[in-house]
C1' cells in the first nucleotide's frame, strides 16, 4: 500500500466481502515456570454471618481493681493480775494520694476515608474568568485577655410500666457541660465629618459621640512570697480556652465559551419577564412575599421526546477525524424509595435523626428492629468476574500530652493464561540416507539429522544448607550534652549515642547435589492468503468470510501422510476504529450511473464594483498567566532484561489579558461611474385579457332532382335505406377549429400562445448618453403562475370520444379494426397542483479558437436609389478544435476555466409505501420511515447471436415441369409388446434395407441345460511324458475312462541303444496372472456425421481506442467464390477457393495380341476360319487441345460482364477425389487402443439346443402392381464395367423346368455371357380381366454334418387386396429425372438391399414476393446456456 465480487469481455458508478490493531471479554481445545497488572460491562436484584468509626480518665461525677498509708474496733503478745504502753496479727470501716476498669456528662471526630453511576442535558462537567455578593474547625503569625458568680441535669438510688426494645415519676451529685454579670484596645452596628481609589452599585483609610458582644480550667513541677499537716492559694511549663487582624487550606455563588440524537417535537412560559417596599441567607438573585407594568425564549432550534454521569485521558488513524469513558487521576451525583430538617466550622449526612412507602425479620399480638452501590461471602440474573486470607510492620488517617487504642484505608498473600512481559521444553557431532508411516511413472521420492548412537550442558523443577533489602535523623525508653523563658527545677525543647520493632517468609535470592530426565499445543492449506497429495463420499454427508465447492478420478467435505503460520497457547465469537475519498474541512458529486426544485417574484440570510480617510472587530506579531498529576513523546536512572517503577526536559493545536501593525475582510465619514435602474427617439412580435367580425368544412332541418342501394373492411357484419338512403341542387339552423401564408421563424418564466378588427396592458431589443450613483447576485421559509385529465355549480353541444352497447377477430378477446354512443371535451366562476412539467442540463457573473445559416435593430463602404458587400449588439441553429468526461458526448446558448448563493444524492428491492402532520368537496397530494430481504442493481460502449427490423446476393429454396412417397400385397428396418431369451448400439434434419459387404450350427455378445477353474489365449517356474492320431465303452456334445501308437538334432556307441540339448507339444502342480462384446463416447485417443464444397476463418507489424476491441477483412464494381480490380492508415502473409491429381468427349505420335478386316488371296453350309495387313474400330502409354486468347459493344481507360468467329469442346466444358478455422459434451469403450471403476469356481471359458426370424399394432425405405404408351407367344438387333483355380465352366446328352451327367477349356479379349426395354409380326378389347400376382397344397432341385424352428429355385394347381391412393410430403434442370436390363462384393447356400454399369431418353425454369437454409452489411436489444434465449402473473 490494497485485493475478491455486477460481464462472453470491456471501462465507469457503486454496495458487500477480506487482509492490519484494539478488548475488564465469553467460548472450544490445549496447558511448564516467574514478574507485572486486571478480575459483576447483567438485576442502584435481594441479602444469612463476621469486620469496614472511634478515641480521650491529662474535662466530670461515679464505678471497678489489687496494693499502700492513716483512724477507730476486736483479738493476741508482754505483766502474778489490772491498768496503761506497745512490736506483731486478724477482722471491720473510713477517707487521701497513685495503679486498673469505663456504662453515664463533657470534647474532638464521625461531612474524611470507601462503594457505585441510578439519576442528570444541567453552569453537572471542561476551560477561562469574577466575588466592590461570601464563609472557613483543626493549622500558622501577630496583639490582647481569662474577673467575678449562679441555677440545674444524666450517671446513681427508691417507685413503677413492658415480651421485648426502651420508657415514666421522684430524690441527690460534678465539669473544659449550661446561664446572667464586670472589662472591651481590636471587632458589629447607628449617626456625622474628611481624603484617596474604582467599569456602576461602591471600595479602603481615618475622626468624633452612641450602643452592643467574650472566655475554662487540666496536668507536670517548686516553695520566694500569704497560709499552713497534706492539700489550698500563689508561681511557673505545657496543653487547652476567649476576641480581632492576617495567612493558608477548604467550600460557596455568578459569567463567556464548549458540551449526543429526534422537526414525523414548532412554537412554550403565569413568578412567567422586569420595577419598588419587605422578608430571607455566610453570600448577589423571584429565592420568598404584597402591588404595579406586561414581558421573556424561539429556526443562530425554544418547548417536548429519547439516550447519557463529565473530563484528564483510553482505542484507532498519515492527519483530520471516529469510537469510547474500565483500572488510575480531577469533578459531579448517589447511599433500600420519596420527602423533611436538626446538629454542626462544614451535611440537608452510606455504617445519624423524624415522617411516609414496599420489603425482610423478631413477638407474649399490645409493639419492635433492619439497610453491604464498605471488605470478604450467599442467593438469583447471566456468555461472564476471586478467599466469609495475614497484619497494623511499612504509607496514610481520627482520638491523645503520651504510651497507645481504631483504621477490610493500606501492606501483603490466595484464586483465574483474563491482558503484557519474560523463560523454558535440550545442544553439538550423527547417512546404513535404519525401521515404520505415506505417495509412485515401481526407478523411486518424501518423513529426514529427524530418530537411534556418541559427546556435552544444567535455565527451568526436585530434594537439602545459608538467607535479605524493605526499618529509620521513627516515636516513646535510657546515657549524656546543649538551649530559651524563669526566683529556680529532676519540667520543656534541641542534638549525640545505645538498645529495640517484619504481615509478606524461612519468601527473593545465593550455594552445592543428580538427572536429559518432569513441561506442546492449536488454527490453516480452491481464490483473495503463506502452504498438496492420497484414500473415503457421491448435491449424501457436510464446508463457507465474500467468491462459492460437493451430481464417482473433489488440492474447497471427512480422515491420513505431508506442508505453512503462530507458540503456552491458537482459534471461534462479539464490539470499536481503519481499510471507505462508502457524509468527501483536509477530501466526493448531480446530461445518460443515486441525485437540478414544474417556473417566476420576493424576506430572512449568504456573496458583493473603483478611489479617499478613519476605526482596529476579523487577521498578523510580541509579552504574561493558565492549560492540575499521571499518560503519551525525548534523555537518563532502577528491578539479571523486559514488562514495570521512576529522574529530569520538551510539547500542549486551546482560553484570558496586555501590548503592536493595518496589506485585505468589516463597520464610520466622503466621493466616483464602467455593475444596476430612470429619461429620450425608433422599429419587430401566434406575449396577455375583453369585445365584435369573417369564410371553408362537418352534422341536422326543409324542398327538389334522383333509385337502390349505401357506408364499412385484410375479408365481413353490425348500421342506414323503397316510410326513398347514398348522390346531387338550393335555402337555413348551430357549435367547435382557425386550411394556404408556416420557416430546426417569432413571443413568453415556466406552462404555454396561430383567422381579422378595435379597446387595455406586460416584457425584450436597438440607438443616445440627460438623470440616480452600487441601488447589485442569490435566494431557505412564504407568495403568485403552473398541460391534460378530474372535481363544484350554472350554461353549452356540431365533430371527436373513455365508460356502455352491438358486429368481426380469437382456443378465449372484457383489446386491436367496424356501426353506434355518454361523460368529457367548448363557455363563466371557483377548487385541483400534478407530467418523460426534458436541453432528462438551477440562477448570476466574467473569460478562452474558428466556420456557416436564419430573426430583429444599427453603422460604415459604394450607388441616382435599392440589393449585394463589410462590420456592432440581441435571439435562435447547425459543424468544429483547444479543454472536459467512464464513454456517448459537450464545445461562446459549454457538461470548459473560474467565483457567488440555492436545491438535491449516498447499493438494489421493501417504497414514493406505511403511520403521524398539514393542504384539499373528493380524487388525491405534499412531507416521509422501520422491520425483512439481495449481493448485485445500475451508466456507456465492444464482439457475438437473435427479431412475425431494414437493405444487398445465393441454394431444385420457391416457382415452372417430370415422376413418385402416404392407400394395397409383399420384402426389410425401427417403436411397441411378448418372451427363459427376442444380445447390443443408432434417435429431428445429421436414428430407422443404419452398424449387418447377407443370424439354419458358426457367427453371438442373448437365453436354458451340461462342464471347466493358472483356466480357450500370453510369459515364467517345477515335474513328467512326445503330443496329436485311431479304436472301444458312457454322453446331446463338451468331455471322461481304457487301449494302440510313438518324434527331431548333436554326440558317444554301433545300426539299434543310450546320454545330453531343443523346438513346437500333451499332462499334473504352485503362484505371480490370463480373461470380460461388463460400466462410463459427460474421462480419452483414433475414425466419423453435420452446418457445407457454404466462402469464409485468422496472423505479424503498423495505426486508432484508458480499455474489450477496430482497421486490415468494410465502401464502389465484379464473380461460382474474401474470384478479381479501383478507393482506402493500412502494408503484407497464412489455412480455405481457384488451380495442380483421376475419369469422360477431340484430334495426332508410338505399338498391333487373344482383339479388328479398307485393300489383295484361300476356304466354307455359314464364320477374321486361314495367309497376309496396320488403313479403320478398339486396345493403351505418351504429347496436345480452351487462354475470355480474337473481335465487337457496355463499363471508370479496370476487372469483368453481353454478343460473334473459329474449334470436338466457350467462358470452372461434364463428373470424381479434395472438406478451411469452428459448432452440436453429436456418433462411437461393441472395430480398434485406452484412464478409471467393477467380476474372479465366474459379468471368464467350452458345449448341446433354443433365440435373435415372435405378432393385436404404429412408422419409415424399397420392390410388385393396379394394365392396352400395356400384357402374353412368336421372330429377331445392339453394350458397358466386372469376377474366375476348394473358382468360371464352353459343347454334348438327360430332364417341361429348377438342376444333373461327363468334360474341353481358361489365372484369362477363355468362360460368366442368350443383355433387356426397343424393333417386327399376332392376340387379348377395358374386364378384378390372357391385368396383378399375394397366399396355399402337392410333387421336385441345389448347398450344406443337418433346411423342423428358419434357405434359396423349378413344375403344376390355387389366384387375395389392388381400378392411380386423404391431410400432409420426397426426388429431380440434361445424357438429367423417368425407364430397361447387366455385372461386382459379402457368401457353402440365401438380394425386391447395396455399390457400379451401359441402353432408351423427356418436360420445365417468366422470375425472387412468399416458405426453408445460408453469406456479407446495418439497425435495437433488458438475450451470452445466446429467442428452445429472457422474463411478467395466477395457482400448488
Nucleotide at each position: 500500500a490494497g485485493a475478491g465480487u455486477u460481464u462472453g469481455a470491456u471501462c465507469c458508478u457503486g454496495g458487500c466481502u477480506c487482509a492490519g490493531g484494539a478488548c475488564g471479554a465469553a467460548c472450544g481445545u490445549u496447558g511448564g515456570c516467574g514478574g507485572c497488572g486486571u478480575g459483576c460491562u447483567u438485576a442502584a436484584c435481594a441479602c444469612a454471618u463476621g469486620c469496614a468509626a472511634g478515641u480521650c480518665g491529662a474535662a466530670c461525677g461515679g464505678u471497678u481493681u489489687g496494693g499502700u498509708g492513716g483512724u477507730g474496733g476486736g483479738u493476741g503478745g508482754u505483766u502474778a493480775g489490772u491498768g496503761g504502753u506497745u512490736a506483731g496479727u486478724c477482722u471491720u470501716u473510713u477517707g487521701g494520694g497513685g495503679u486498673u476498669u469505663u456504662a453515664g456528662u463533657g470534647g474532638c471526630g464521625g461531612a474524611c476515608g470507601g462503594g457505585u453511576g441510578a439519576g442528570u442535558a444541567a453552569c453537572g462537567c471542561g476551560u477561562g474568568g469574577a466575588u466592590a455578593a461570601u464563609c472557613u474547625g483543626c493549622c500558622u503569625g501577630u496583639a490582647a485577655g481569662a474577673c467575678a458568680g449562679g441555677g440545674a441535669u444524666a450517671a446513681c438510688g427508691c417507685c413503677g410500666g413492658g415480651a421485648a426494645a426502651c420508657c415514666g415519676g421522684u430524690g441527690c451529685u460534678a465539669a473544659u457541660a449550661c446561664c446572667g454579670g464586670a472589662u472591651a484596645a481590636c471587632c458589629u452596628c447607628u449617626u456625622u465629618g474628611a481624603a484617596u481609589c474604582g467599569c456602576a452599585u461602591g471600595a479602603u483609610u481615618u475622626a468624633a459621640a452612641g450602643a452592643g458582644a467574650a472566655a475554662a480550667g487540666g496536668u507536670g513541677g517548686c516553695c520566694u512570697c500569704u497560709u499552713u499537716a497534706c492539700a489550698a492559694u500563689g508561681c511557673u511549663a505545657c496543653c487547652a480556652c476567649u476576641u480581632a487582624c492576617a495567612g493558608a487550606u477548604g467550600a460557596a455563588u455568578c459569567c463567556g465559551c464548549g458540551u449526543c440524537c429526534c422537526a414525523u417535537u414548532a412554537g412554550c412560559c403565569a413568578g412567567u419577564u422586569g420595577g419598588u417596599g419587605g422578608g430571607g441567607u455566610a453570600a448577589a438573585g423571584g429565592c420568598c412575599u404584597a402591588c404595579c407594568a406586561a414581558a421573556g425564549c424561539g429556526a443562530c432550534g425554544a418547548u417536548g421526546g429519547g439516550u447519557a454521569g463529565c473530563c484528564g485521558g483510553c482505542c484507532u488513524g498519515a492527519g483530520a477525524g471516529g469510537g469510547u469513558g474500565a483500572c488510575c487521576g480531577g469533578c459531579c451525583a448517589c447511599a433500600c424509595u420519596g420527602g423533611a430538617a436538626c446538629u454542626g466550622a462544614g451535611a440537608u449526612a452510606c455504617g445519624g435523626u423524624c415522617c411516609a412507602g414496599a420489603c425482610u425479620c423478631c413477638u407474649a399480638c399490645g409493639g419492635g428492629a433492619g439497610g453491604c452501590a464498605g471488605c470478604a461471602g450467599u442467593g438469583g440474573g447471566g456468555a461472564a468476574u476471586c478467599u466469609u486470607c495475614c497484619g497494623c510492620a511499612a504509607u496514610g488517617g481520627g482520638c491523645g500530652a503520651a504510651a497507645g487504642c481504631c483504621u477490610g484505608a493500606c501492606g501483603g498473600a490466595g484464586c483465574a493464561a483474563c491482558g503484557c512481559c519474560g523463560c523454558g521444553u535440550g545442544a553439538g557431532c550423527g547417512a546404513a540416507g535404519a525401521a515404520g508411516g505415506u505417495c509412485u511413472u515401481c526407478g523411486g521420492g518424501u518423513u529426514g539429522u529427524a530418530a537411534a548412537g556418541c559427546u556435552c550442558u544444567g535455565u527451568u523443577g526436585u530434594a537439602a544448607g545459608g538467607g535479605a533489602a524493605g526499618a529509620a535523623u521513627a516515636a516513646a525508653c535510657c546515657a549524656a550534652g546543649a538551649g530559651a523563658g524563669g526566683g529556680a527545677a529532676u519540667g520543656c525543647u534541641c542534638u549525640u549515642g545505645g538498645a529495640g520493632u517484619g504481615a509478606c517468609g524461612g519468601u527473593a535470592c545465593c550455594c552445592a547435589a543428580g538427572g536429559a530426565g518432569g513441561a506442546a499445543g492449536c488454527c490453516c492449506c480452491g481464490g483473495c492468503u503463506a502452504a498438496c497429495u492420497a484414500c473415503g463420499u457421491g448435491c449424501c454427508a457436510g464446508c463457507a468470510g465474500c467468491c462459492g465447492c460437493g451430481g464417482u478420478a473433489a488440492u474447497a467435505c471427512g480422515u491420513a501422510g505431508g506442508g505453512g503460520g503462530c507458540g503456552a497457547g491458537c482459534g471461534u465469537u462479539g464490539u470499536c476504529c481503519g481499510g471507505a475519498a462508502u457524509u468527501a474541512c483536509u477530501g466526493g458529486g448531480c446530461g445518460u450511473a443515486a441525485a437540478g426544485g414544474g417556473u417566476g417574484c420576493g424576506u430572512a440570510g449568504g456573496u458583493g464594483g473603483c478611489c479617499u480617510u478613519u476605526u482596529a472587530a476579523g487577521u498578523u506579531g510580541g509579552a504574561u498567566g493558565u492549560g492540575a498529576a499521571a499518560u503519551a513523546c525525548c534523555c537518563g536512572g532502577g528491578c539479571u532484561u523486559a514488562a514495570c517503577c521512576u529522574g529530569g526536559g520538551g510539547g500542549g493545536u486551546g482560553c484570558a489579558u496586555c501590548u503592536a501593525a493595518u496589506a485585505c475582510u468589516g463597520g464610520g465619514a466622503g466621493g466616483c461611474u464602467a455593475g444596476a435602474g430612470u429619461g429620450c427617439a425608433g422599429g419587430a412580435g401566434a406575449g396577455g385579457a375583453a369585445a365584435g367580425c369573417g369564410g371553408a368544412a362537418u352534422u341536422c332541418c326543409u324542398a327538389g332532382u334522383g333509385u337502390a342501394g349505401c357506408g364499412g373492411u385484410g375479408a365481413a357484419a353490425u348500421g342506414c335505406g323503397u316510410a326513398g338512403a347514398u348522390a346531387u341542387u338550393a335555402g337555413g339552423a348551430g357549435g367547435a377549429a382557425c386550411a394556404c401564408c408556416a420557416g430546426u421563424g417569432g413571443c413568453g418564466a415556466a406552462g404555454g400562445c396561430g383567422g381579422c378588427u378595435u379597446u387595455c396592458u406586460g416584457g425584450a431589443c436597438u440607438g443616445u448618453a440627460a438623470c440616480u450613483g452600487a441601488c447589485a447576485c442569490u435566494g431557505a421559509g412564504g407568495c403568485a403562475c403552473g398541460a391534460a385529465a378530474g372535481c363544484g355549480u350554472g350554461g353549452g353541444g356540431a365533430g371527436c370520444a373513455a365508460a356502455c352497447a352491438g358486429g368481426a377477430u380469437u382456443a378465449g378477446a372484457u383489446a386491436c379494426c367496424c356501426u353506434g354512443g355518454u361523460a368529457g371535451u367548448c363557455c363563466a366562476c371557483g377548487c385541483g397542483g400534478u407530467a418523460a412539467a426534458c436541453g432528462a442540463u438551477g440562477a448570476a457573473u466574467a473569460c478562452u479558437a474558428g466556420g456557416u445559416g436564419u430573426a430583429g435593430g444599427g453603422g460604415g463602404u459604394a450607388u441616382c436609389a435599392a440589393c449585394u458587400c463589410c462590420c456592432c449588439c440581441u435571439g435562435u441553429g447547425c459543424c468544429g478544435g483547444a479543454g472536459c468526461u467512464a464513454a456517448c458526448g459537450c464545445a461562446a446558448u459549454a457538461a470548459g476555466u473560474a467565483u457567488u448563493c440555492c436545491g438535491c444524492c449516498u447499493g438494489g428491492g421493501g417504497a414514493g409505501u406505511a403511520c403521524g402532520g398539514c393542504c384539499g368537496c373528493a380524487a388525491g397530494g405534499u412531507u416521509g420511515a422501520a422491520a425483512c430481504u439481495c449481493a448485485a442493481a445500475g451508466g456507456a460502449a465492444u464482439u457475438g447471436a437473435c427479431g412475425g427490423g431494414g437493405g444487398c446476393c445465393c441454394g431444385c429454396a420457391c416457382a415452372a415441369g417430370c415422376a413418385g412417397c402416404g392407400g394395397a400385397g409383399c420384402a426389410u428396418g425401427u417403436g411397441g409388446u411378448u418372451u427363459a431369451a427376442u444380445u447390443c448400439g443408432a434417435a429431428g434434419c445429421a436414428a430407422c434395407g443404419c452398424g449387418a459387404a447377407g443370424a439354419a450350427c458358426c457367427u453371438u455378445a442373448c437365453c436354458a441345460a451340461g462342464g471347466c477353474u493358472u483356466g480357450a489365449c500370453a510369459u515364467c517356474c517345477c515335474c513328467u511324458g512326445a503330443c496329436a492320431g485311431c479304436c472301444a465303452u458312457g454322453g446331446a456334445a463338451a468331455c471322461a475312462u481304457g487301449g494302440u501308437c510313438u518324434u527331431g538334432c548333436a554326440a558317444g556307441u554301433u545300426u539299434a541303444c543310450u546320454u545330453g540339448c531343443a523346438c513346437a507339444c500333451g499332462g499334473g502342480g504352485a503362484g505371480a496372472c490370463a480373461g470380460g462384446u461388463g460400466c462410463u463416447g459427460c474421462a480419452u485417443g483414433g475414425u466419423u456425421g453435420u452446418c457445407g464444397u457454404c466462402a469464409g476463418c485468422u496472423c505479424g507489424u503498423g495505426u486508432c481506442g484508458u480499455g474489450a476491441g477496430a482497421u486490415g477483412u468494410u465502401g464502389g464494381g465484379u464473380u461460382a467464390a474474401g474470384u478479381c480490380c479501383c478507393g482506402c492508415a493500412a502494408c503484407g502473409a497464412g489455412c480455405g477457393c481457384a488451380a495442380c491429381c483421376c475419369c469422360u468427349a477431340c484430334a495426332g505420335c508410338u505399338a498391333g495380341u487373344u482383339g479388328c478386316c479398307a485393300g489383295c488371296a484361300c476356304a466354307u453350309a455359314a464364320a477374321g476360319g486361314u495367309g497376309g495387313g496396320a488403313a479403320c474400330u478398339c486396345u493403351a502409354g505418351c504429347a496436345g487441345a480452351a487462354c475470355u486468347g480474337c473481335c465487337g459493344u457496355u463499363g471508370a481507360c479496370a476487372a469483368a460482364a453481353c454478343g460473334g468467329a473459329g474449334g470436338a469442346a466457350g467462358g470452372u466444358g461434364g463428373g470424381g477425389a479434395u472438406g478451411a478455422c469452428g459448432u452440436c459434451a453429436a456418433a462411437u469403450c461393441a472395430u480398434c487402443a485406452u484412464g478409471c471403476c467393477c467380476c474372479u469356481u465366474a459379468u471368464g471359458u467350452c458345449u448341446u439346443g433354443g433365440g435373435c426370424u415372435a405378432c393385436a399394432c404404429a412408422c419409415g425405405u424399397a420392390c410388385u402392381a393396379c394394365a392396352a404408351u400395356g400384357g402374353c407367344c412368336u421372330g429377331a438387333a445392339c453394350a458397358g464395367a466386372g469376377g474366375g483355380a476348394a473358382g468360371c465352366g464352353a459343347a454334348a446328352c438327360u430332364g417341361c423346368g429348377a438342376a444333373g451327367u461327363u468334360a474341353a477349356g481358361c489365372g484369362a479379349a477363355c468362360c460368366c455371357u442368350u443383355a433387356a426395354a426397343a424393333c417386327a409380326g399376332g392376340u387379348c378389347c377395358c374386364a378384378g380381366u390372357u391385368c396383378g400376382g399375394a397366399u396355399u397344397g402337392u410333387a421336385g432341385g441345389c448347398u450344406g454334418c443337418a433346411a423342423c424352428u428358419c434357405g434359396c429355385c423349378u413344375a403344376c394347381a390355387u389366384g387375395a387386396a389392388g381400378u392411380u391412393g386423404g391431410a400432409a410430403u420426397c426426388g429431380c434442370u440434361a445424357g438429367u429425372a423417368a425407364u430397361c436390363g447387366c455385372a461386382g462384393g459379402u457368401c457353402a447356400g440365401c438380394a425386391u438391399a447395396c455399390u457400379g454399369c451401359g441402353g432408351u431418353g423427356a418436360a420445365u425454369a417468366c422470375g425472387u414476393u412468399c416458405c426453408c437454409g445460408g453469406g456479407g452489411u446495418u439497425u435495437g436489444u433488458a438475450c451470452g446456456c445466446a429467442c428452445c434465449g429472457c422474463c411478467c402473473g395466477u395457482c400448488a
A computed fold for a 1436-nucleotide RNA from an uncultured bacterium, annotated as small-subunit ribosomal RNA. The coordinates come from a structure-prediction model, not an experiment, and the mean pLDDT is 81.